[in-house]
């Protein structure tokens, strides 16, 4: 340099043939329980989806050129 793939709470993922309110597990926080901790149970907070532009009535989802990571080729 060329051809691909991935990017969504703190972490791991789902959601993608556009359609209201982005879901789950773990973690964090609070409470119950316990002498205490853990476990268990109940509850709360936390992502406007890598940044930008475009298409559309409407974009996490489609298009474009980027950024980061990664694979193959040279």
């Nucleotide at each position: 340099g060329g051809c691909g793939c991935u990017g969504u709470g703190g972490c791991u993922u789902a959601g993608u043939u556009g359609g209201u309110u982005a879901a789950a597990g773990c973690g964090c926080c609070u409470g119950u329980c316990u002498u205490a901790u853990a476990a268990a149970c109940a509850g709360a907070a936390g992502a406007u989806c890598c940044g930008g532009a475009g298409u559309u009535c409407g974009a996490c989802u489609c298009u474009c050129a980027g950024c980061a990571g990664u694979g193959c080729c040279u």
The RNA shown here (transfer RNA) has 74 nucleotides and comes from Xenopus tropicalis. Lineage of the source: Eukaryota > Eumetazoa > Bilateria > Teleostomi > Silurana. Rfam family: tRNA. A source record names the gene tRNA-Ile-TAT-14-1. The sequence is in RNAcentral, with records from GtRNAdb and Rfam.